[in-house]
Predicted 3D model of a 72-nucleotide RNA (transfer RNA) from Dactylellina haptotyla CBS 200.50. Rfam family: tRNA. Rfam links the family to the GO term triplet codon-amino acid adaptor activity. The family's RNA type in Rfam is transfer RNA. Its mean pLDDT, the model's own confidence on a scale to 100, is 82.

RNA sequence: GCGACUGUGGUUUAGUGGUAUAAUUCUCGCUUAGGGUGCGAGAGGUCCCAGGUUCGAUCCCUGGCAGUCGCC
Repeated sequence: GCGACUGUGGUUUAGUGGUAUAAUUCUCGCUUAGGGUGCGAGAGGUCCCAGGUUCGAUCCCUGGCAGUCGCC
């Protein structure tokens, strides 16, 4: 330099056009003599950035940025 894939709460992750799912983490409560385990509630996301298509975009298109892999 060229090509492919990936980018979503602090971390990991689901989501093939209708205001995003779960786990984990953190906080509180219940349970315990206390702790752990278990149960319940809550907090935590401008879905990498910009533009376009659309009534409507995490999803489709274009460009950019970052990462991984391959080729040279």